[in-house]
Context: one part of a larger RNA
Molecule: large-subunit ribosomal RNA, domain VI
Organism: Cetobacterium sp.
């Protein structure tokens, strides 16, 4: 800007795109078959292979705001305890979130019409023919079926809900006057399950939206201080010990204030 008022949700599928793969075994069976070596069709299972989607329970990887260990310097007067820097100083571990080598899932099936091919009935052509009339089978391939996207499909579809005056000219489109600013959406604010921006979402005191606090998990591995013990490094008890980011929950303690803009009145 359309889509013949405005506006919120739900759909429908015209059309697009995506997928489409394969092997080995076992059973039918050592069965038809074949002198025998060897060995099927055909139905039917089970296990993989590579691909693609999802996800993070599980196995691991990452985790420069968690936990510890630990040299060296310098700093808090000291001692103890910490704190800075050295590539996160190294170093052992490790939630959330990302993530694969990890888990799960897919490719069918069925239906149609159809190719080569295979018939049925059947004449021109008394025969003989799958074809000239009719009528069937029959592909990893077409067309649906699966998944995703999709009314600018201007033929712009289709449900459901919500919103909206009064009076005066005028032949009409209209035009003028008071009143009016609905629904809904936007800015703006806390924010992430979203994200370069935008968009999309979750919220804005009638609120758990972020922050904090609490409570819980997870995670490090036993904190400081005190006491005992050791000549001492040090080690024992208090004590599953202290701290714990992004996890889960609970609670208005802080911040989401005050507030703006659009949109307009029943509609060729």
């Nucleotide at each position: 800007c359309g889509g013949a008022g405005g506006a919120g949700a739900g759909u429908u599928g015209a059309g697009a795109g995506g997928g489409g793969c394969u092997u080995u075994c076992a059973c039918u069976a050592g069965u038809a078959c074949g002198a025998g070596a060897g060995g099927a069709c055909u139905g039917u299972g089970a296990a993989g292979g590579a691909c693609g989607g999802a996800c993070c329970u599980c196995u691991g990887g990452u985790u420069u705001g968690c936990c510890g260990g630990u040299u060296g310097u310098c700093g808090c007067g000291c001692c103890a305890g910490c704190g800075g820097c050295a590539g996160u100083g190294c170093c052992g571990g490790g939630u959330a979130g990302c993530u694969a080598u990890g888990u799960c899932c897919g490719g069918u099936a069925g239906c149609g019409a159809u190719a080569a091919u295979c018939g049925c009935u059947g004449a021109a052509a008394g025969c003989a023919u799958c074809u000239a009339a009719g009528c069937g089978a029959g592909a990893a391939g077409c067309g649906u079926g699966c998944c995703u996207c999709a009314a600018g499909a201007u033929a712009a579809g289709c449900u459901c809900u919500c919103c909206c005056g009064g009076g005066g000219c005028g032949u009409a489109u209209g035009c003028c006057c008071c009143c009016u600013a609905a629904a809904g959406a936007c800015c703006a604010c806390u924010c992430g399950u979203a994200g370069a921006c935008c968009a999309c979402g979750a919220g804005u005191u009638u609120g758990a939206u972020a922050g904090g606090c609490u409570g819980g998990g997870u995670g490090u591995g036993g904190a400081a201080g005190g006491c005992g013990u050791g000549u001492g490094a040090g080690c024992g008890c208090u004590g599953u010990a202290g701290c714990u980011a992004a996890c889960c929950a609970g609670u208005a303690c802080u911040a989401a204030u005050c507030g703006g803009u659009c949109g307009u009145g029943c509609g060729g």